RNA sequence: AUGACAGCAGGGGGAGAGCACGGCUGAGCCGUCACCGAAGGAGCAAGCGAUUACGUGAAUCUCUCAGGUACAGGGACUCCUGUUCGACG
Numbered sequence: 001a002u003g004a005c006a007g008c009a010g011g012g013g014g015a016g017a018g019c020a021c022g023g024c025u026g027a028g029c030c031g032u033c034a035c036c037g038a039a040g041g042a043g044c045a046a047g048c049g050a051u052u053a054c055g056u057g058a059a060u061c062u063c064u065c066a067g068g069u070a071c072a073g074g075g076a077c078u079c080c081u082g083u084u085c086g087a088c089g
Base pairs, nucleotide, nucleotide: 006084007083008082009081010080011079012078013077018033020032021031022030023029024028034069035068036067040065041063042062043061047056048055049054
């Protein structure tokens, strides 16, 4: 010196659902319903371990607590670049 996997930084892409109704001047706040799931959060199957009961156990699945339903912002995930580490050679 090759540079997997993983981490970090920057940039790009990135869905869904009421510009709802009422009050206050109002895309802000509060209340009322309706809805969405891809921030976060919660739950579990097979299997495995025990062998009565139980424990462990994933997600883009399920639930919607939170968040969101014009623009903006956010956004799981993903791509590129740089960088850290260093599996393999």